[in-house]
Notes:
A computed fold for a 109-nucleotide RNA from Sphingomonas sp., annotated as TPP riboswitch aptamer (THI element). The prediction has a mean pLDDT of 79. The model forms 96% of the base pairs in the Rfam consensus. The source organism's lineage runs through Bacteria, Alphaproteobacteria, Sphingomonadales, Sphingomonadaceae and Sphingomonas.

This record gives sequence, C1' cells and structure tokens, in this order.
RNA sequence: UGCCCAUCCCCGGGGGGCCGCGCGAAGCGGCUGAGAGGCAGCUGGCACGCUGCGACCCGCUGAACCUGAUCCGGUUGAACCCGGCGUAGGGAGGGAGCGGCAUCCGGCC
Repeated sequence: UGCCCAUCCCCGGGGGGCCGCGCGAAGCGGCUGAGAGGCAGCUGGCACGCUGCGACCCGCUGAACCUGAUCCGGUUGAACCCGGCGUAGGGAGGGAGCGGCAUCCGGCC
C1' cells in the first nucleotide's frame, strides 16, 4: 500500500398472516413464525385503514420482502406445513475498523 473481514456508527428496505366465535375493522381463544402491531396521533360506531416511534428480519455473497399468484403438486380433518415455480422478474449501502493474507521499503545476521 492492496484485498478479505469480526465488530461498531450512520443510513436505508420490509412484513404483520391463518383458523374458530363475532355485524365486524372491536374483542376473545387457537396456530405457524425471528416478528403476526407494543406506544402515541388521525379518520371512523368499532382500526394498524393512515402517520410517527419502537420490537423483529433484511440491505447486492441481496428468497428479508414484492410480483407472477385467487398459481401448480404433495401432506393433512383442514393448511398456517413440505416441494415446485426459482439460474424467473423486481428488491434497500456508505463510513470507521480489531484481526488475517499479500506486497513494498528500511535495519540486523
């Protein structure tokens, strides 16, 4: 000096489903999951319907998440489970940097 990188900082992206009861957009119970809306505000008879913050996951080595998709096959009482689709089309990054490796320069033998 270059590369890789633990970690940290800042920034950014994303989802919040399914089943039963219920007028349901409340609420209650159950399921899967990292997470299934914790707090405040707005509309509304009732709210995550919308906004901000938080939790969680993810940021190109990108199946976090979206589209195709009210998709196809399997399992099952039923899928929320498994596989396909999928080398598909999209998808949000900068900085510092322990350490490692390589290289260069100098000193000594």